This is a predicted structure of a 319-nucleotide RNA (Bacterial RNase P class A) from a Betaproteobacteria bacterium. Of the family's consensus pairs, 94% are formed in the model. It is recorded under the gene name rnpB. Rfam family: Bacterial RNase P class A. Gene Ontology terms of the family: dimeric ribonuclease P complex, tRNA processing and ribonuclease P activity. The sequence is in RNAcentral, with records from ENA. The coordinates come from a structure-prediction model, not an experiment, and the mean pLDDT is 78. NCBI's taxonomy places the organism under Bacteria, Pseudomonadati, Pseudomonadota, Betaproteobacteria.
RNA sequence: GAAGCGCGCCAGACGGUCGCUGCAUGGAUUUUCAUGCAGAGGAAAGUCCGGACUCCAUAGGGCAGGGUAGUGGGUAACACCCAUCCACCGCGAGGUGAGGAUUAGAGCAACAGAGACGAGUCGCGCUAACCGCAAGGAAGGCGCGGGUGAAACGGGCAAUCUCUACCUGGAGCAAUACCAAAUAGGCAGGCGUUGACGUGUGUCCCGCGGAGCCUGCGGGUAGGUAGCUUGAGGCGCACGGUAACGUGCGUCCCAGAGGAAUGACCGUCAUAACGCGCAAGCGUCGUAACAGAAUCCGGCUUAUCGGCGCGCUUCCACU
Numbered sequence: 001g002a003a004g005c006g007c008g009c010c011a012g013a014c015g016g017u018c019g020c021u022g023c024a025u026g027g028a029u030u031u032u033c034a035u036g037c038a039g040a041g042g043a044a045a046g047u048c049c050g051g052a053c054u055c056c057a058u059a060g061g062g063c064a065g066g067g068u069a070g071u072g073g074g075u076a077a078c079a080c081c082c083a084u085c086c087a088c089c090g091c092g093a094g095g096u097g098a099g100g101a102u103u104a105g106a107g108c109a110a111c112a113g114a115g116a117c118g119a120g121u122c123g124c125g126c127u128a129a130c131c132g133c134a135a136g137g138a139a140g141g142c143g144c145g146g147g148u149g150a151a152a153c154g155g156g157c158a159a160u161c162u163c164u165a166c167c168u169g170g171a172g173c174a175a176u177a178c179c180a181a182a183u184a185g186g187c188a189g190g191c192g193u194u195g196a197c198g199u200g201u202g203u204c205c206c207g208c209g210g211a212g213c214c215u216g217c218g219g220g221u222a223g224g225u226a227g228c229u230u231g232a233g234g235c236g237c238a239c240g241g242u243a244a245c246g247u248g249c250g251u252c253c254c255a256g257a258g259g260a261a262u263g264a265c266c267g268u269c270a271u272a273a274c275g276c277g278c279a280a281g282c283g284u285c286g287u288a289a290c291a292g293a294a295u296c297c298g299g300c301u302u303a304u305c306g307g308c309g310c311g312c313u314u315c316c317a318c319u
Base pairs, nucleotide, nucleotide: 001315002314003313004312005311006310007309008308009307010306012269013268014267015266016265017264018263020039021038022037023036024035025034026033027032041290045301046300048299049298050297051296052295053172054171055170056169065168066167067166068165069164070084071083072082073081074080085099086097087096088095089094100163101162105161106160107157108156121146122145123144124143125142126141127140130137131136176226177225178224179223186217187216188215189214190213191212197209198208199207200206233252234251235250236249237248238247239246240245270287273284274283275282276281
C1' cells in the first nucleotide's frame, strides 16, 4: 500500500426569527396572553420472541396441545447474549450450525440397479442331495470377489411421527379504573280528563290542542380524567469476572401528543456529489440514506447516503 475479519461509535455544528406541543411561574378568569425551559431514532419499523403492568379465569395433581434442546454461565425473562466442545466453510483473522435419543416402537429414501429395508443377481473356490457304468454334471449350503448406488442382513433421516428432560392459562393500554351530558328505554314516587301540560312573543282572562307531566334513582353512550412516563433508566469512576454481566459510589432528569406537536426560513463554519479553473479558489445543489415516538422495557430481524476509532489477518513493495 491492497484486499479482508471482528468490535464499538456518529448520523452536520453553533446562533437568530416566526410557528406547533408540553411543563413551571405570573397575569387575565374559562380559555387565552407573557416569560422561561424541554421537545424523535439507531432502527421510533416488522410486531417475530421475552418480560413489566392491567383485567378475566384458576383447590391440588395428571393428560392433551404449544415451545425449547451439546456443555457451562449471564439475565426480570427469552427462541437473546457470553464462553467453550464438536461438525462444516475459509490460506487466515474468523464465520455458520433446531448439535438430546434410532438396543421402546413406527414411517421414509429420487436415479441407477436383480434387489432399497427384511430383497437376494453374476463370477470363482470348497462342499454336496440327486443323475450317470464312467468321465462328469448338479439343486442346495458355506466362503471370497465383482457390478449399481449416497447407502446393499449393515447403516442413514428424529426440520416424519415418536421418546426423554425442562418451560408453558387467556386477552391486551382500543388493557383497565374514575367522573359524567343530551336523547331513548328501565325502576320508584308525586300530580293529572274535577283538564295537569303545550301553544297564541311577558302576565291575567279567554281560545285551540290535549294524555300525559314533574322529580329522583340506576345502567350505558358522547365527552373528560387517570393509566402516561423515575425507569430491570442514562453517564462517569472504582472493584470482581476471559466474557456476557454484576456490585458499590457519585451525578443527571432526558418527548409525552392523543385525529395525534416535534416545522419553516436566515447567517457563519464544516462537508458528499457535480461544474469551472494550471492553482489558490469560486459556483450549483443543499445537510443528504433509511426513516417519524403513541403504555413501557430487553432482544431478534429487516431498511440505510456517508464517515470515524480500536484490535487483528493475508498478500505486495521498501528499509